[in-house]
Context: one part of a larger RNA
RNA sequence: UGACAGGGGCCCGCACAAGCGGUGGAGCAUGUGGUUUAAUUCGAUGCACGCGAAGAAUCUUACCAAGGCUUGACAUACUACAAAUUUCUUUGAAAAAGGAAAGUGCCUUCGGGAAUGUAGAUACAGGUGGUGCAUGGCUGUCGUCAGCUCGUGUCGUGAGAUGUUGGGUUAAGUCCCGCAACGAGCGCAACCCUUAUUUUUAGUUGCCAAUUUAUUGGGUUCUCUAGAAAGACUGCCGGUGACAAACCGGAGGAAGGUGUGGAUGACGUCAAGUCAUCAUGCCCCUUACGUCCUGGGCUACACACGUACUACAAUGCUACGGACAAAGAGCAGCUAACUCGCGAGAGUACGCAAAUCUCAUAAACCGUGGCUCAGUUCAGAUCGUAGGCUGCAACUCGCCUACGUGAAGGAGGAAUCGCUAGUAAUCGCAGGUCAGCAUACUGCGGUGAAUACGUUCCCGGGCCUUGUACA
Numbered sequence: 001u002g003a004c005a006g007g008g009g010c011c012c013g014c015a016c017a018a019g020c021g022g023u024g025g026a027g028c029a030u031g032u033g034g035u036u037u038a039a040u041u042c043g044a045u046g047c048a049c050g051c052g053a054a055g056a057a058u059c060u061u062a063c064c065a066a067g068g069c070u071u072g073a074c075a076u077a078c079u080a081c082a083a084a085u086u087u088c089u090u091u092g093a094a095a096a097a098g099g100a101a102a103g104u105g106c107c108u109u110c111g112g113g114a115a116u117g118u119a120g121a122u123a124c125a126g127g128u129g130g131u132g133c134a135u136g137g138c139u140g141u142c143g144u145c146a147g148c149u150c151g152u153g154u155c156g157u158g159a160g161a162u163g164u165u166g167g168g169u170u171a172a173g174u175c176c177c178g179c180a181a182c183g184a185g186c187g188c189a190a191c192c193c194u195u196a197u198u199u200u201u202a203g204u205u206g207c208c209a210a211u212u213u214a215u216u217g218g219g220u221u222c223u224c225u226a227g228a229a230a231g232a233c234u235g236c237c238g239g240u241g242a243c244a245a246a247c248c249g250g251a252g253g254a255a256g257g258u259g260u261g262g263a264u265g266a267c268g269u270c271a272a273g274u275c276a277u278c279a280u281g282c283c284c285c286u287u288a289c290g291u292c293c294u295g296g297g298c299u300a301c302a303c304a305c306g307u308a309c310u311a312c313a314a315u316g317c318u319a320c321g322g323a324c325a326a327a328g329a330g331c332a333g334c335u336a337a338c339u340c341g342c343g344a345g346a347g348u349a350c351g352c353a354a355a356u357c358u359c360a361u362a363a364a365c366c367g368u369g370g371c372u373c374a375g376u377u378c379a380g381a382u383c384g385u386a387g388g389c390u391g392c393a394a395c396u397c398g399c400c401u402a403c404g405u406g407a408a409g410g411a412g413g414a415a416u417c418g419c420u421a422g423u424a425a426u427c428g429c430a431g432g433u434c435a436g437c438a439u440a441c442u443g444c445g446g447u448g449a450a451u452a453c454g455u456u457c458c459c460g461g462g463c464c465u466u467g468u469a470c471a
Stems, first nucleotide, its partner, number of pairs: 001471002003468003007465007015455002019419005026310002029307005034301002042052002063296003067292003072124001076123002078120005085102007106113002126285002129283003135279002137274003140270001142268001147186006153162003166177003192262002195259001197230007206220003210216001233256001236250005312412001316371007328359003333352002338347003378409001383404007425447007
């Protein structure tokens, strides 16, 4: 100087407390461990486990079995031959091997050249093989915590100290005052995006009213859209304070003290994670650890754990009727209307590269009727039958529909998680991935709470200080 302490002081955080809703019990979805397997590819392990994977039937695919190839599926270079290419056919599970036919192109200095294919020979290719403890790059974490340092000066023999400590204050090493320190840098804050208010400019595909079977022409006050600008700064008033910084209350205001949410992550820690995104040193394989193909596997199942979904019902379920969003997507696409079908869907077909058309009826909610506390008109697992869709192909192994079947489940032990406001809870909608497949993920809006006395205790962190046989 650090590190540590079941030492001390001060302070903060959904850390506790106060509340609300969950998980842990049930069924199912999904990930992991374990076991099994020819293979159940690999990685992630306190801050992993709906994670890499924004979507494993084939492909993906890296794994396994069988069948093939060996200058190779891919790249550059040399030589020879053939234009390229297309079609048919035999064997085969395919890869591939064999046969037949069509076709003679482009540039040219007429030597040849370009592109492509076949054969040969070597240099080489190739490796999702190993090492993340050889590495780059990227990422997690402490932590959006308030810290981490430097120059000069001063002090100390020196390691080092000072500054950065102290008194206040702040979300903040934020600011003020003091001080052998004076300054500066990376962080904090601000600058960026979003949202909340107003003004102004612009009005089409938007909005308004009129008219019409449809159209159409008119207006731009409002809504809205998107450019510009204003607005919030402790600016004003009172009090407290050291006459400071600041804090408390108030006014005005759409908004008040960082207005809300985001992006933004200092020096470093964990030999943290990733050689399987990519790049890369070294090692290893080279008729195989490379490569092609068919089928299988990644979907197994005595069990254990994590994360979600659906419920156990009456603040509910059910039938009919009625109302109100936002944000998105669309041409190998979204698909109106109509017809058929109980339905999933099918047929035909308008419009739209979209403020124009479509996806698209939002749902919870409101009104009326039924159910009356029961394993039920709750719950929907499982199974049977019949169908639909995508796709060469749904057996292993997809999703959906109808009818029938109707399991566990009576609010969940010890323990444990999230959340402080348009938040929790609850309700639907959209998108990416995608041929098909979403209870996951990422967004969007609707309805909309309770509680916070306080910091004794648990956890994590910051500053000062004491001790130490530790470095």